The prediction has a mean pLDDT of 89. A computed fold for a 78-nucleotide RNA from a bacterium, annotated as c-di-GMP-I-GGC riboswitch aptamer. Of the family's consensus pairs, 95% are formed in the model. It matches the Rfam family "c-di-GMP-I-GGC riboswitch aptamer". Rfam links the family to the GO term cyclic-di-GMP binding. The sequence was found by an Rfam model in a public genome assembly.
[in-house]
Order: sequence, then C1' cells, then structure tokens
RNA sequence: CCGGACAAAGGCAAACCGGUCGCGAGGCCGGGACGCAAAGCCACGGGUCUCCGCGGGGAGACAGCCGGGCUGCCCAGG
Repeated sequence: CCGGACAAAGGCAAACCGGUCGCGAGGCCGGGACGCAAAGCCACGGGUCUCCGCGGGGAGACAGCCGGGCUGCCCAGG
C1' cells in the first nucleotide's frame, strides 16, 4: 500500500415508537436494531426530496443513493 475473516477490542444505528424543533423535506434527544469497515466528516459533481415563485429562478434537506475530497480503529491474509 492492497485486502477485510465464522477474529478480537470497541464504534455507528434503518424501519418503527415517544419527546422536541421546523411550513416542509428533515434535524436533535431517548427507546429500538435492519444493516454498516468508514453508516466518521465535507453538499464539490450527479441524483432525489421540500418550501417559495406565473416563470427564469431562489432558499433549503438527504453523507445509510452514486462519485469525489479529508481523517481514522483493528487484523487472519497479500
């Protein structure tokens, strides 16, 4: 550097439920685990979604949709 196991130590937490914030997409907290080797971080490209606007467009959401960037634990193995 590549790779990721019937390994170990740990980590995260979908749906759903409760609370709370938001017009909304959704966010946060608690419960809960479908999954995850970056399911850690960044809206940079694409995409999807929301709100506003007659419209050109504007303001947002999603990093657990794909790509890219940055950072990082462990190790059978190459």